[in-house]
RNA sequence: GGGUGGGUAGCUCAGCGGUAGAGCGCUGGCACUCUGUGUCAGAGGUCGCGGGUUCGAAUCUCGCCUCUCCCU
Numbered sequence: 001g002g003g004u005g006g007g008u009a010g011c012u013c014a015g016c017g018g019u020a021g022a023g024c025g026c027u028g029g030c031a032c033u034c035u036g037u038g039u040c041a042g043a044g045g046u047c048g049c050g051g052g053u054u055c056g057a058a059u060c061u062c063g064c065c066u067c068u069c070c071c072u
Stems, first nucleotide, its partner, number of pairs: 001071003005067003010024004018055001026042007048064005
């Protein structure tokens, strides 16, 4: 220098045009055999950044940033 795949909640990841989700973690209520376990509820997100397409974009498309891997 060229190419592949990735970037979504604190962490690990789903979601591939039509309301942003799960598990773990965190906060609170209740119960129990109470440094914990079970159960119920809750908080937490400019979907890496900026344009384009579209009635509508996390999703399609272009550029940029960044991580991984491959080629030279």
This is a predicted structure of a 72-nucleotide RNA (transfer RNA) from a Minisyncoccota bacterium. The organism belongs to Minisyncoccota, within Bacteria. Rfam family: tRNA. It is annotated as a transfer RNA. Its mean pLDDT, the model's own confidence on a scale to 100, is 84.